[in-house]
């Protein structure tokens, strides 16, 4: 980098340093000098791998990852339902893209 499978409505923040951007992309919307993003320290959440009991199922959190604004913030492609005179609005299903884990190339 790529492939496969699983999950993505729940959950979990303080401090120090730095100093202007950030939320993948595009559009929207939002966060942000009352200090973003990032790094570090400490803390926490979860339970994919993992550990224990006994495969089912249950339990733990020592170890490997991950995560700690907003549903993956919402939509982007296709279809459907309701409302509306229309423009349009709201909602649902599937897909795409993305993220994370485990395994493979």
């Nucleotide at each position: 980098u790529u492939c496969u499978u699983a999950u993505c409505a729940a959950g979990a923040g303080c401090g120090a340093c730095u100093g202007a951007g950030g939320g993948a992309c595009u559009g929207g919307c939002c966060c942000u000098u009352u200090g973003a993003c990032g790094u570090c320290g400490c803390g926490g959440c979860a339970a994919c791998c993992u550990c224990c009991c006994u495969u089912c199922g249950g339990g733990g959190a020592a170890g490997g990852u991950g995560c700690c604004a907003a549903u993956u913030c919402c939509a982007g492609c296709g279809g459907g339902a309701u409302c509306c005179g229309a423009c349009g609005a709201u909602c649902c299903c599937g897909g795409g893209a993305g993220a994370u884990a485990a395994g493979g190339a």